[in-house]
RNA sequence: AUCCGAUAAAGGCAAACCUAGCCAAAACUAGGGACGCAAAGCCACGGGUCCUCGCUUCCUCCGAGAAGCCAUUUAUGACUCCCCGAAGGACCCAAGAUAGCCGGGCUGCCGAA
Numbered sequence: 001a002u003c004c005g006a007u008a009a010a011g012g013c014a015a016a017c018c019u020a021g022c023c024a025a026a027a028c029u030a031g032g033g034a035c036g037c038a039a040a041g042c043c044a045c046g047g048g049u050c051c052u053c054g055c056u057u058c059c060u061c062c063g064a065g066a067a068g069c070c071a072u073u074u075a076u077g078a079c080u081c082c083c084c085g086a087a088g089g090a091c092c093c094a095a096g097a098u099a100g101c102c103g104g105g106c107u108g109c110c111g112a113a
Base pairs, nucleotide, nucleotide: 004111005110012037013036017032018031019030020029021028035100041106042105043104045103046102047101048098049097050096052094057090058089059088060087062085063084065082067080068079070077071076072075
C1' cells in the first nucleotide's frame, strides 16, 4: 500500500413512523425517532423502480348523434355498427426523483485475525 473486516477503540450516518416546511406529484429539507449501515460519504454514467406533463394507438365505461335490423303498444324498446365528447386504465416517449435497488466512477476513519 492492496485485499479484508473483530462482541476492539474513537467517532459517524439514520429506515419506518410523527411534527413542521416545500413541490403539480414522486421526492426533498428541518426537528424528533432508530430498522439497519464499513462507505447508509460524494457523483444520475448504465439498468431498475417511483411520479408527472404531453402525444399516438388500444381497452373499459358513460353520454349525444347517424345508419341498419327486429319486436310491438306506431313511437317506443332491444340488438349490431359508425362517429363525436367525458372519465378511467395499458403501452410508448420526454422531464423529474431515487446513491438506504443494483452495477460503475471518485474520496475516506480505525486495524485484531